[in-house]
RNA sequence: GCGCCGAUUGUCUAGUGGUAUGAUACGGCCCUGCCACGGCUGUGGCCCGGGUUCGAUUCCCGGUCGGCGCA
Numbered sequence: 001g002c003g004c005c006g007a008u009u010g011u012c013u014a015g016u017g018g019u020a021u022g023a024u025a026c027g028g029c030c031c032u033g034c035c036a037c038g039g040c041u042g043u044g045g046c047c048c049g050g051g052u053u054c055g056a057u058u059c060c061c062g063g064u065c066g067g068c069g070c071a
Base pairs, nucleotide, nucleotide: 001070002069003068004067005066006065007064010024011023012022018054026042027041028040029039030038047063048062049061050060051059
């Protein structure tokens, strides 16, 4: 330098056009004499810029970062 893959909450992860799922962590409540376990509930996220579209996490282009391969 070229090619391929990836980027979603503090962490891990599902979703591939219609305001994003679950786990864990954290806050509140219940349970218990207290703690742990368990149950209910809440908070919090689509890497950045542009394009297409009525609508983009999703499709297209560029960038950044990470991984793999070639030279």
Model confidence (mean pLDDT): 81 of 100.
This is a predicted structure of a 71-nucleotide RNA (transfer RNA) from a Promethearchaeota archaeon.
Lineage of the source: Archaea > Promethearchaeati > Promethearchaeota.
The sequence is in RNAcentral, with records from ENA.
Rfam family: tRNA. By type it is a transfer RNA. Rfam links the family to the GO term triplet codon-amino acid adaptor activity.